[in-house]
This record gives sequence, structure tokens and C1' cells, in this order.
RNA sequence: AAUAUCUCUCAGGGCAGGGUGUGAUUCCCUACCGGCGGUGACAGUCCGCGACUCCCUGUAGCUACGGUGCUGCGGGGACUGAAUCGGUGAAAUUCCGAUACCGACGGUGAAAGUCCGGAUGGAAGAGAGGUGCG
Repeated sequence: AAUAUCUCUCAGGGCAGGGUGUGAUUCCCUACCGGCGGUGACAGUCCGCGACUCCCUGUAGCUACGGUGCUGCGGGGACUGAAUCGGUGAAAUUCCGAUACCGACGGUGAAAGUCCGGAUGGAAGAGAGGUGCG
């Protein structure tokens, strides 16, 4: 170096301007934003992962003691959006040019990728340190 294990830290951005209206950062015009790993070369749209939601399940506690329900810590599964053309090149659906497209759930005076909320949460993963073996 590599590998095993433990601890700690970090880990998501964005409605500016205008219109209608009693009322909209939610509608309309326009603006703005892009998590993590991978990939012959830099990716919101390629391959995969995480987050949201739902289902099953192990275990501990509480409740119930006829059936269950709630909470904590784990495991498994379902679901899971969107790009083309041209150029350069050894190599790019990743760069350059052009034109497109996508964005959980609940809330709201009116329909939300951008506001508020679950979330001072969780997490793909990134990094630091300790220990053991060799």
C1' cells in the first nucleotide's frame, strides 16, 4: 500500500422582472436550480445509488392479554422523472454550439422543482483518526 473493524466530521441548489385576480414566489410570460459513485474526456436526461411513499419481516420496550397497536434499532421488497442534432477529438448521449425535456409527499386565500412542513431528521457517499492482522 491493501484489508478488517471502531469512532468522529461533512454531506442540495433555485421565482429576479412582468400579467390576470379579492386572493397566486402555486396560473400565464419570462427567470432561476441541478445530491452521490461510475464511465476511454468534465453528465439533472447514459449505467447504478440515495432521498419521498407503500408493503413484508427480525428484535427490544410499552400496550393489549380474544385479534392487535405504538416506539426504538436492524433486514428485505415494490415504486423510482427527463435529450436529441451538429462540431472537435484517439476517446465525449459527459466538452463546445443549437434546440428540447424532467423534477416525491403533506400544506396553502388559487393548481408549487424554487414558499412553509416532516427535517436541529435520514442518507448515497466523501474525508479524518484509532485499533488489530500481515
Molecule: FMN riboswitch aptamer (RFN element)